[in-house]
RNA sequence: AGUGAGUUUAGAGGCGCAUUGUUUAAAAUUAGGUAAAUGGAGGGAAUGGGGUCCCUAAGAUAUUUACUGAAAGGAAACAUUGCCGAAGCAGACUGUUUCACCAUGAACGGAAUGCUGGGGUUGGACUGAAUAAGUUCAACACUGUCAUAUAGUCUUAAAAUCGGACUGUAUGAAGGGCUAUCUCACGC
Numbered sequence: 001a002g003u004g005a006g007u008u009u010a011g012a013g014g015c016g017c018a019u020u021g022u023u024u025a026a027a028a029u030u031a032g033g034u035a036a037a038u039g040g041a042g043g044g045a046a047u048g049g050g051g052u053c054c055c056u057a058a059g060a061u062a063u064u065u066a067c068u069g070a071a072a073g074g075a076a077a078c079a080u081u082g083c084c085g086a087a088g089c090a091g092a093c094u095g096u097u098u099c100a101c102c103a104u105g106a107a108c109g110g111a112a113u114g115c116u117g118g119g120g121u122u123g124g125a126c127u128g129a130a131u132a133a134g135u136u137c138a139a140c141a142c143u144g145u146c147a148u149a150u151a152g153u154c155u156u157a158a159a160a161u162c163g164g165a166c167u168g169u170a171u172g173a174a175g176g177g178c179u180a181u182c183u184c185a186c187g188c
Base pairs, nucleotide, nucleotide: 002186003185004184005183006182009180010179011178014084016083017082018081020079021078022077023076024075032068033067034066035065036064037063038062042055043054044053045052046104047103048102049101051099087116088115089114090113093110094109095108096107097106098105117143118142120140121139122138123137124136125135126134127133145173146172147171148170149169150168151167152166153165154164155163
């Protein structure tokens, strides 16, 4: 030189990942509110059950007309912060809220464990106001890493073999990976 172990320090993939803020469009001729008319007994608290509370003949629900009139989640642009299992998805089990209880649901979480190298296009399902976008599944190429095979170039000493480096092609694998570096042991 090298082999093995540890995982020390840093780094790469690129429309790369996520957070936060501002502006903008849409949401929205919407929800809600006010007034009037019709009308005449129920209505509300996610749904159902029986309860409890509230509104209502000083006119409920509903319908029509006129006026008024938001926001959340998501998106785009710009900026910022932290990064390369960045992050995302599923998730046994479980917590809080929704008037209390039971059942179902919704919102906000925690979570053993499992999957995904990355972004894209197309199609399906779900969410969504949406034809935006997101999640997931499948297919298709693209791209990065490593391995194997093969061809070429360079490298040593003129040639050859072996080895090493790089490039092209093909196939495969997965991020617990890869490259460089550090430490220890063996070895020279």
Lysine riboswitch aptamer from Alkalicoccus daliensis, 188 nucleotides, folded computationally. Model confidence (mean pLDDT): 81 of 100.